Molecule: SAM riboswitch aptamer (S box leader)
RNA sequence: AUCUUAUCAAGAGUGGUGGAGGGAUUAGGGCCCGAUGAAACCCAGCAACCGGCUAGAGCUAAACUGUACGGUGCUAACUCCCCCGAUGUAUUUUGUCGGAAGAUAAGAA
Numbered sequence: 001a002u003c004u005u006a007u008c009a010a011g012a013g014u015g016g017u018g019g020a021g022g023g024a025u026u027a028g029g030g031c032c033c034g035a036u037g038a039a040a041c042c043c044a045g046c047a048a049c050c051g052g053c054u055a056g057a058g059c060u061a062a063a064c065u066g067u068a069c070g071g072u073g074c075u076a077a078c079u080c081c082c083c084c085g086a087u088g089u090a091u092u093u094u095g096u097c098g099g100a101a102g103a104u105a106a107g108a109a
C1' cells in the first nucleotide's frame, strides 16, 4: 500500500516543557484555531475496538453486562466544510437519507 467487517451526533486539560504554526488527506479553496501561546514531547484525562480479568444470568459455548491491567485510539468546530445521487423546502439557500472519500479498530491475502 490492497481487501473485508464495525464505528464515526457522546466523552475527555485554566497542568509542565516548548516556541510559530495548526485544523487526517495529492493539490487547491473556504471557514476557523493560535503570543490570553500553535505543532511536538511529558503528565493528566476520555473511551470497552482487541486481549486479559471479575461478577450476573446462561451453562457446551457464543453473544450480553462490568473493569482502563495490557495493545491501539482519542482529548475545538458533524469526519470543520467542499464531491455524487435521491428527496423536501425553495431558487440557488437549507434540511434529511444514501453513496464516494477519509479516520480508528479488528481481521485477511
Base pairs, nucleotide, nucleotide: 002108003107004106005105006104007103008102013043015042016041017040021033022032023031028082029081030080044075045074046073049071050070051069052067053066055065056064079101083099084098085097086096087095088094